[in-house]
RNA sequence: GCAUCCGUAGCUCAACUGGAUAGAGCAUCAGACUUCGAAUCUGAGGGUUGGGGGUUCAAAUCCCUCCGGGUGCACCA
Numbered sequence: 001g002c003a004u005c006c007g008u009a010g011c012u013c014a015a016c017u018g019g020a021u022a023g024a025g026c027a028u029c030a031g032a033c034u035u036c037g038a039a040u041c042u043g044a045g046g047g048u049u050g051g052g053g054g055u056u057c058a059a060a061u062c063c064c065u066c067c068g069g070g071u072g073c074a075c076c077a
Base pairs, nucleotide, nucleotide: 001073002072003071004070005069006068007067010026011025012024013023019057028044029043030042031041032040050066051065052064053063054062
C1' cells in the first nucleotide's frame, strides 16, 4: 500500500438482519439485612451507538469519507 473484520454505558457483550422509549451482566451510588463488614435483596444514576456527511417516513443497522484497532497478502533501497 491492497483486501477484510471490528468500534454501542467505566468493563464484557446484546439489539430478532431498517421500525417507534438502545438493553443485560459486572462495576459505581443509595437503601434493606447485619454488632460491623462481606454475601444477598431492592432501587437509582450512567449512552453525541468512534467523528463527519448522505439515503430513508424511520439508521446502532444501509452508503461515502476520516480516525483508531485486529487479521491476511504485497513491498522493503